[in-house]
C1' cells in the first nucleotide's frame, strides 16, 4: 500500500437567551426568587435469569406441564459467560456446530425397478427356441434421487458378489499412559459388517433444573353519590312482597344518630444498589477478596427542551492550495430495581492479529 | 407499565412437513338491443430475515405490524 479477522471505546464542545421537574433555602401565601441535581449503549424488543413483594405449600416422594443439553469452572441466578474438548468451514487470523436413531413408534413427498433386514430398468452372464423373446444368475457397471446396504487390490467366477484374503474404514470389548472431566495417544481380542440410512428445532427415552403471579405487585389515608350493619323514633292511612282473594302476622318503603367496608383522590414500595471510581492482592480467563473515595434522574396526561453565535466531525462543489461557499451532524428515549441476550444506529477513533504485493 | 393473542389472494376464511386452495370481488370473453342474472377462464398471496430438514405456511429463533385483558373484595 491492498484485503481481512477479533475485540474496545465515543457518539459532539463551550458561552447567552428563555422554558420544565424534583428536592433543600428564602420571601411570602399558594405564587415568586436563589442554589444543587436531571437519559442511554442500546433507556428499546419484554427473550431468559434473579431481587423485592402477595398468595400457596410450610415435611418428603410420584406423577403432569415446561426448560437445559460435548467436559470443567464462574455466578445470585441463567438459555450468559470463561477455559477446554471433538466435529465442520476457512489459504489464514477466526467463525459456525454438540446427549441419545444399538429402547420403542412414526414420517421419508415427486422421481425410480427397488425407499428397507429392498430390489433387476439398462447392461452383464447361463439355458431354451420361434433370432428377438422367455426363463433363470448378478449389485462389478449404468440410470432415478436427498437418501440405493463400506473402500482399493489380489484371488474367486458362467458372470458377479466379504464368497475368501491382504491393507484402509466402521462397530463392540477390554489393557497401559496423559488428563478433574469431555477427550487423546498407543496396544491386544472379537464382528464380515445382516446391528442398514436420514429425522429427537417429529413422539420419545437419559440426566439436571423449575411453586403461581407481577409494583396496574403489595401497604396506609380517605371524601360526595348509592348501597350494607346497629341503635333510637315512626308505625295513623297507604303501597308492594309473602302462590291468588279476605283477615291476622312479619318484612320493606320513611326519619335521627353511629359503625366498618370501599370508589374517586392522594400518601409510601421509589431509588443507597449482587452500585460506580480507584489502589494492591488471587485467578491462565470468566470472576473475586480487602483498603480508600463518590452519591449518580424519580417524573405520573408524565420534566430532561428550545434558539442564536463559535468552534469540532463527515460529505460535496470551487479555486488564488488553504481558504471560501452549501449540505448532514445518527438510532433512540427512564417509568420498581438488577445480570444477561437480540435488535437499530450518521460518523469517528484505538488496540491486536492474518494474508497477498512492492521495497530494502 | 404487566400479560396474552393474531398475522395466508382485494375481503372472510381452509390446508397432517410434500404442487397454497374455496367463496365473494376484480378483468376478459360468450350471452343480450342494453344492464343485471348465468356460464367460461385470467390475474392475484404463506408480515419479513435467519436456523433445523432432503424439502417449511406449517418446527426452532429474531423481527415488524396490529388486536385483547389488568382497582379491591365477593
Nucleotide at each position: 500500500g491492498g484485503a481481512g479477522u477479533g475485540g474496545c471505546c465515543c457518539g459532539g464542545a463551550u458561552a447567552g437567551c428563555c422554558g420544565c421537574g424534583u428536592u433543600g433555602g428564602g420571601c411570602a401565601u399558594u405564587g415568586c426568587c436563589c442554589a444543587c441535581c436531571g437519559a442511554g449503549g442500546a433507556a428499546a424488543g419484554u427473550c431468559c435469569g434473579g431481587g423485592c413483594u402477595g398468595c400457596a405449600c410450610u415435611g418428603g416422594g410420584c406423577a403432569a406441564g415446561g426448560a437445559u443439553g460435548c467436559c470443567g469452572g464462574a455466578u445470585a441466578a441463567c438459555a450468559u459467560c470463561c477455559g477446554g474438548u471433538g466435529g465442520g468451514g476457512g489459504u489464514g487470523a477466526c467463525c459456525c456446530c454438540g446427549g441419545g436413531a444399538a429402547a420403542g413408534u412414526g414420517c421419508u413427498a415427486c422421481a425410480g425397478a427397488g425407499a428397507c433386514g429392498a430390489g433387476a430398468c439398462c447392461g452383464c452372464c447361463c439355458c431354451g427356441c420361434g433370432u428377438g423373446c422367455g426363463g433363470g444368475g448378478u449389485a462389478a457397471g449404468g440410470g432415478u434421487g436427498a437418501a440405493a446396504g463400506g473402500g482399493u487390490g489380489c484371488g474367486g467366477u458362467a458372470a458377479g458378489a466379504g464368497c475368501g484374503c491382504a491393507c484402509c474404514g466402521u462397530c463392540c470389548c477390554g489393557g497401559c499412559c496423559g488428563g478433574u472431566a469431555a477427550c487423546g495417544g498407543c496396544u491386544g481380542g472379537g464382528a464380515g459388517c445382516u446391528g442398514a440410512g436420514g429425522u429427537a428445532a417429529a413422539c420419545c427415552c437419559c440426566a439436571u433444573c423449575c411453586g403461581c403471579a407481577g409494583c396496574a405487585a403489595g401497604g396506609c389515608c380517605a371524601a360526595a353519590u348509592a348501597g350494607g350493619g346497629a341503635a333510637g323514633c315512626a308505625g295513623a292511612c297507604g303501597a308492594c312482597g309473602u302462590g291468588u282473594g279476605c283477615c291476622c302476622g312479619c318484612g320493606c318503603c320513611g326519619c335521627u344518630u353511629c359503625c366498618g367496608g370501599g370508589u374517586a383522590g392522594g400518601c409510601u414500595g421509589c431509588u443507597u444498589g449482587a452500585g460506580c471510581c480507584u489502589g494492591c492482592g488471587g485467578g491462565u480467563a470468566a470472576c473475586u477478596g480487602c483498603g480508600g473515595g463518590c452519591c449518580u434522574a424519580g417524573a405520573u396526561g408524565a420534566a430532561u427542551g428550545g434558539c442564536u453565535a463559535u468552534c469540532g466531525u463527515c460529505c460535496c462543489g470551487g479555486c488564488u492550495u488553504g481558504c471560501c461557499g452549501g449540505g448532514a451532524u445518527a438510532c433512540a428515549g427512564a417509568a420498581c430495581c438488577c445480570g444477561g441476550c437480540u435488535u437499530a444506529c450518521a460518523g469517528g477513533g484505538c488496540c491486536a492479529c492474518u494474508c497477498c504485493g512492492c521495497a530494502a | 407499565g404487566c400479560g396474552g393473542g393474531u398475522g395466508u389472494a382485494g375481503u372472510u376464511c381452509a390446508a397432517u412437513g410434500g404442487u397454497a386452495g374455496a367463496a365473494c370481488u376484480u378483468c376478459a370473453g360468450c350471452u343480450u338491443c342494453c344492464c343485471a342474472a348465468g356460464c367460461u377462464g385470467a390475474c392475484u398471496a404463506c408480515g419479513a430475515g435467519g436456523g433445523u430438514u432432503c424439502g417449511a405456511u406449517u418446527c426452532c429463533c429474531u423481527u415488524c405490524a396490529c388486536c385483547c385483558g389488568c382497582u379491591c373484595c365477593a
Description
Predicted 3D model of RNase P RNA and transfer RNA as a complex of 434 nucleotides. Rfam match: Bacterial RNase P class A. The family's RNA type in Rfam is ribozyme.